About this RNA
Predicted 3D model of an 86-nucleotide RNA (c-di-GMP-I riboswitch aptamer) from Thioalkalivibrio sp.
């Protein structure tokens, strides 16, 4: 490196949508549900995307700066973790 066991065993999370709470919002949290994840555990460091305010710019739509948020099931990266065979 390639192929087979195999995604095998023991499990785990929980998308969309339903319900209640909660927040200007984007979202989050419990229930239910079970698209799909070998990290669909952690953590906002860099990227993005998404809210709020707020300045600029557009006839308008939008666009762009700034501040503060979100998203870990957008990426990238950190840091743990489960079991086999090699």
């Nucleotide at each position: 490196a390639a192929u087979c066991a195999a995604g095998a065993a023991a499990g785990g999370c929980a998308c969309a949508c339903c319900c209640g709470c909660u927040g200007c919002g984007a979202g989050g949290c419990g229930g239910g549900g079970u698209c799909g994840c070998a990290a669909a555990g952690c953590c906002a460091c860099g990227g993005c995307u998404c809210u709020u305010g707020u300045g600029c710019u557009u006839c308008a739509g939008g666009g762009u700066g700034c501040a503060a948020g979100a998203g870990g099931g957008c990426c990238g990266g950190g840091c743990c973790g489960c079991c086999c065979g090699g």
It was read from a public genome assembly, where an Rfam model found it.
Taxonomically the source falls in Thioalkalivibrio (Bacteria, Pseudomonadota, Chromatiales, Ectothiorhodospiraceae).